[in-house]
Context: one part of a larger RNA
């Protein structure tokens, strides 16, 4: 000198664009953040023009594995990059073929009943795109013979579903080469450990698991152990090499009160799912139950320090639906904060009796200073009045949270501070103080003429900011 997710002190006019718990992955009151489909199904209630319609819980389907948060853990194939083979893939696209004939239940509902509640129990009835046998095979297994084994309809009249197979797209799992912090005051580490065979297991290779056999494997090119840490694109700095860093945005990973486990599913070992254990909080009729903000707001706490319990689904995107549409604290916006960057304004031109006044000084002068007054002109913003968007696309119509906002016109009025002035380093005098009070980044100043302390006048530098502190280059 540059930089910052900054903080503190003094000060503070406006706009645009960004950013805003770096600390306690501490605990959380309250509200919202994931639903949707009646064109899969039976029913309850209500309305009815008796055609049907509305609504509700339930069965069923799809989605709750995305989106959003955080960085605790992790030194690892976690990440980055390059290669690879033994894999899976809902929705979407393309292609081929099929969708036959049957069955038994069950929730809802009704009745009885347990419990304070959460939530159940028994009996009876019923439907389906829920469930189960049968048939059929281009598929799969097999050398062959042969074996295996699918489907579902709905609205109403051309659509959409369903099943099997092949391919594509996109996604995911796995393996390997290389890269990836510090410590040797950590030198040896390892028993499923290294390899083989049989068996099991997975979507899939594999000690992934298991039985047996062999005794291997890693390490001074740093194993093991310990500490620290999410990684990257990037960001800051630097002429570069490099050094530092990983907030926001984007990609990947990991986590969801702590630890463990599986279920369902195309996909999870699942933030707002389930089970178990633990700590904590709450309810209780003491028998038993409920909960998880590292989602958006918000509260307490910690801290030098970080915002509203706001508006809207109008746009973009996502889920469901044939659609209308519903949901969406994603997102779009508004609010707060000079937190940062950028832009604008606080006036422009003229104006000497160089006014008054301040400071200084030698009866004089110098300086603040064209500065002011005064004349002419202008208008970033506020207020009031008038007008008023784009963002909105689909055949048309309709549709704007922001917002009567931006912007245009007319009238009125208003806005400068902060630090420094001994040298480094741009800028000097007076008064007060008297090694005191104090200053200070370094050198150093102050003990009676202090350009270094405090005040004043003046000056210098930056400017809606200016200084200080912290950290990096």
């Nucleotide at each position: 000198g540059g930089a910052u997710g900054a903080a503190c002190g003094c000060u503070g006019g406006c706009g645009g664009u960004a950013u805003g718990c770096c600390u306690a992955a501490c605990a959380c009151a309250u509200g919202c953040a994931a639903g949707u489909c009646g064109a899969a199904c039976g029913g309850g209630u209500c309305c009815u023009u008796c055609g049907g319609g509305a609504u509700c819980a339930g069965u069923g389907g799809c989605g709750g594995a995305c989106g959003g948060g955080u960085g605790a853990g992790u030194a690892a194939c976690a990440c980055g990059u390059g290669a690879g083979a033994a894999u899976c893939u809902g929705c979407c696209u393309u292609u081929u073929g099929g969708u036959c004939g049957g069955g038994g239940a069950u929730a809802a509902c009704a009745g009885u009943u347990g419990g304070a509640a959460a939530c159940g129990a028994c009996u009876g009835c019923u439907a389906a795109u829920a469930c189960c046998a049968g048939a059929u095979g281009a598929g799969c297994u097999g050398a062959g013979a042969a074996g295996u084994a699918a489907a579902a309809g709905a609205u109403u009249u051309a659509u959409u579903g369903c099943c099997a197979a092949a391919a594509g797209a996109a996604g995911a799992g796995c393996u390997c080469g290389c890269g990836c912090c510090u410590g040797a005051u950590u030198a040896g580490c390892u028993a499923g450990a290294u390899g083989g065979u049989g068996g099991g297991g997975u979507a899939a290779a594999a000690g992934c698991c298991u039985a047996c056999c062999a005794u291997g494997g890693c390490a001074a090119c740093g194993a093991u152990c310990a500490g620290u840490a999410g990684c990257u694109g990037g960001u800051c700095u630097g002429a570069g090499a490099g050094g530092a860093u990983g907030a926001g945005c984007a990609g990947c990973c990991a986590c969801a009160c702590u630890g463990g486990g599986a279920c369902u599913g195309a996909g999870a070992c699942a933030c707002g799912g389930c089970c178990c254990a633990g700590a904590c909080u709450c309810c209780u009729a003491c028998g038993g139950g409920a909960g998880g903000c590292a989602g958006c707001a918000g509260u307490g706490g910690g801290g030098a320090a970080u915002u509203u319990u706001c508006c809207g689904c109008a746009a973009u995107g996502g889920g469901c639906g044939a659609a209308a549409g519903c949901c969406u604290g994603a997102c779009g916006g508004a609010g707060c904060a000079a937190u940062a960057c950028c832009g604008c304004g606080u006036g422009a031109g003229g104006g000497a009796g160089g006014a008054a006044g301040g400071c200084u000084c030698u009866g004089g002068g110098g300086u603040c200073g064209u500065a002011a007054a005064c004349c002419u002109c202008a208008a970033a913003a506020c207020u009031u009045a008038g007008g008023g968007a784009a963002g909105a696309a689909g055949a048309a119509a309709g549709u704007g949270a922001c917002g009567g906002u931006a912007c245009c016109u007319a009238a009125u009025u208003u806005a400068a501070g902060c630090a420094u002035c001994g040298g480094c380093u741009a800028a000097c005098u007076c008064c007060g103080u008297g090694c005191c009070a104090g200053c200070a980044g370094c050198c150093g100043c102050g003990g009676u003429a202090a350009u270094a302390c405090g005040g004043a006048g003046g000056a210098u530098g930056c400017a809606a900011g200016c200084g200080u502190u912290a950290u990096c280059c």
Model confidence (mean pLDDT): 83 of 100.
A computed fold for a 473-nucleotide part of an RNA from an uncultured bacterium, annotated as small-subunit ribosomal RNA, 5' domain.
The RNAcentral record of the full RNA draws on ENA, Greengenes and SILVA.
It matches the Rfam family "Bacterial small subunit ribosomal RNA". Its family is annotated with structural constituent of ribosome and ribosome in the Gene Ontology.